[in-house]
RNA sequence: GCGGAUGGCUGGAUGGCCGCGGGGGCCUGCCCCCGAGGAAAGUCCGGACUCCACGGAGCAACGGUGCCGGGUAAUGCCCGGCGGGGGCAACCCCAGGGAAAGCGCCACAGAGAACAGACCGCCACCGGGUUCGCCCGGCGGCAAGGGUGAAACGGUGGGGCAAGAGCCCACCGCGGGACUGGUAACAGGACCGGCACGGCAAGCCCCACCGGGAGCAAUGCCGAAUAGGGAUCCCGCGCCGCGCUUGCGGCAGGGCGGCUUCGGCCCAGGGGUCCGGGUUGGCAGCACGAGCGGGUCGGCAACGGCACGCCCAGAGGAAUGGUCAUCCAGCCCCGGAUCACGGUCCGGGGUGGACAGAAUCCGGCUUACAGGCCAUCCGCGCAU
RNA sequence: GGCCCCGUAGCUCAACUGGAUAGAGCAAGCGCCUUCUAAGCGCUAGGUUCCGGGUUCAAGUCCUGGCGGGGUCG
Repeated sequence: GCGGAUGGCUGGAUGGCCGCGGGGGCCUGCCCCCGAGGAAAGUCCGGACUCCACGGAGCAACGGUGCCGGGUAAUGCCCGGCGGGGGCAACCCCAGGGAAAGCGCCACAGAGAACAGACCGCCACCGGGUUCGCCCGGCGGCAAGGGUGAAACGGUGGGGCAAGAGCCCACCGCGGGACUGGUAACAGGACCGGCACGGCAAGCCCCACCGGGAGCAAUGCCGAAUAGGGAUCCCGCGCCGCGCUUGCGGCAGGGCGGCUUCGGCCCAGGGGUCCGGGUUGGCAGCACGAGCGGGUCGGCAACGGCACGCCCAGAGGAAUGGUCAUCCAGCCCCGGAUCACGGUCCGGGGUGGACAGAAUCCGGCUUACAGGCCAUCCGCGCAU
Repeated sequence: GGCCCCGUAGCUCAACUGGAUAGAGCAAGCGCCUUCUAAGCGCUAGGUUCCGGGUUCAAGUCCUGGCGGGGUCG
């Protein structure tokens, strides 16, 4: 110098004038303070909070997660490792449990697609032919080579054989595995086995673990208003005893947000669907919090502890805007200077800043984002 | 603001438990029939299966991120 990898920051600045939302002050119509984001987005995960369900036990269904250890309020997130894959490297990627529990699927092609198979081919024997190379037919043996396919039932080399074959041997792979290291995933591995065991679980499934339902239009309080309305459907309105009746007791019936059982509670009428009428106001929830900042200590790190400092939008059909001036990157043009001809410097002019915008609040992930800046690292070339 | 669902020719729908050359009706174009039109008959074209990425030998179908549309809730 060129090319690349990773992590992080920023993403216009200042002032005047006119406005908007919230809070405060007093001299009541003026003054002061605050006012979008790293994603406020998607609503994909995890919580806080609120209501409903909420007694005990069990079962099933559904959904999710899936190597190991740690972090955290929690997570499907983050950190550190292990294994596999890619890259010369820095580094990146992985839904990464189980296919010897079972079921299912593997189109087309191909002889054969999962307890496989013989089309071409190789070989022995028998019969026939022969130009003595071999050819044809039959009956057997084989799976080395060819061919099909995404995938063909271990690979390479040697021995062996009529030809072959884990048939035998060596190495590799595979399965088991004493023992060693590590918290663990896992790594190494004496020795043994013998080629037995194809792929798909983002197909069903099995195993382990997690999960009650709904969501701030949740929910609570106050006020106003009108109504306990109409139509239709389903189930029930039962039995016994006491009592003059109202009623009381027991059994039966129905309901209690998946089901069952035990227990408990509620009902005398209960439930479903549709139509109609009224109010469509205020306050709380609601912004001091798993909060932010720099420092220090522990930890490889995620993160945690400690003390100090700070207060940081709060609307409710929903504010955060408009305009003017000066400046700053970046880009373009003109003039001049310099030059190693790529650029650099000076002066002037023009243009000009992405994605987007809070709605109960946090922690993550994902997605969108013009341009600019910083740090660390890798490869190549040149010079020393 | 919350929750739920859907996406295949111009329109309405198919495509089984993954096997692909993705089909059907209407519409469109051309031809036949008719004096002409309609109807009828025949033929043809038309698809990024909303868009990326992944799993798989193979994806309209399975998984995942985005885009668009619809419904519902005081």